[in-house]
């Protein structure tokens, strides 16, 4: 230098689960009561290896506080494009 991890930004795919009931309201939405559900935004919590021991110790696993249940929005993760940046060698 370069790739690769890391962050970020554009784009392209991306799952579940009640367009639930009552009121407010023309309906959605939205507010208020009310039950049933989903986990892949976030957040929380576990194991063994390592470690003398304590502490650490993951996740697409568990928990549903948050969020969500048409649609749109968003969504882990993935793939492409650019960009930024260290350490080692």
């Nucleotide at each position: 230098a370069g790739a690769a991890a890391c962050u970020c930004u554009g784009u392209g795919g991306g799952a579940g689960a009640g367009g639930c009931c009552g009121g407010c309201c023309c309906c959605a939405a939205g507010c208020c009561g009310g039950c049933g559900c989903c986990g892949a935004a976030g957040g929380c919590g576990c194991a063994a290896a390592c470690c003398g021991u304590c502490c650490g110790g993951a996740a697409u696993c568990g928990c549903u506080c948050a969020g969500g249940c048409a649609a749109a929005a968003g969504g882990a993760c993935c793939g492409c494009a650019g960009a930024g940046u260290a350490g080692g060698g």
Molecule: Glycine riboswitch aptamer
Organism: Sedimenticola sp.